[in-house]
FMN riboswitch aptamer (RFN element) from a soil metagenome, 150 nucleotides, folded computationally.
Its mean pLDDT, the model's own confidence on a scale to 100, is 82.
RNA sequence: ACCUUCAGGGCAGGGUGAGCCGCAAGGCAAUUCCCGACCGGCGGUAACCUCGCCACCGCGCGAGGCAGCCCGCGAGCGACCUCUCCACACGAGGGGGAGCAGAUCCGGUGAGACACCGGGGCCGACGGUACAGUCCGGAUGGAAGAAGGU
Numbered sequence: 001a002c003c004u005u006c007a008g009g010g011c012a013g014g015g016u017g018a019g020c021c022g023c024a025a026g027g028c029a030a031u032u033c034c035c036g037a038c039c040g041g042c043g044g045u046a047a048c049c050u051c052g053c054c055a056c057c058g059c060g061c062g063a064g065g066c067a068g069c070c071c072g073c074g075a076g077c078g079a080c081c082u083c084u085c086c087a088c089a090c091g092a093g094g095g096g097g098a099g100c101a102g103a104u105c106c107g108g109u110g111a112g113a114c115a116c117c118g119g120g121g122c123c124g125a126c127g128g129u130a131c132a133g134u135c136c137g138g139a140u141g142g143a144a145g146a147a148g149g150u
Base pairs, nucleotide, nucleotide: 001150002149003148004147005146006145013035014034015033019028020027021026037134038133039124040123041073042072043071044070048065049064050063051062052061053060054058068122069121076100077099080096081095082094083093084092085091104120105119106118107117108116126137127136128135
């Protein structure tokens, strides 16, 4: 450099009733509202965990694991920039991309904690629809990246 494969989880249970059906009695009706339930992509980072090492036994060294809210990245929309096809224009397609745009505190231990232990809190693209992190859709797509091969 090229190729191949892989690369996301989640409303249990209850309430209300916009609206719909019906002559009526009445019935249906939200995974979106309310109570409550549930979920956590990828890389990095350790004082945690596992294993190993030692003339030095240490606040040591090495390997692996380990964070939704610590540092970054990705999916969606995207001003703008740029390339290709097209005689030009229209149009179509590729690449980059500002921005939209996320969320953590308290207590404990300790030399040291944003990651350990305990507790509480908070966050979650776009379109559809009764207002959606969880349903349906773009998506049999794309992709951070992981593994393997040449």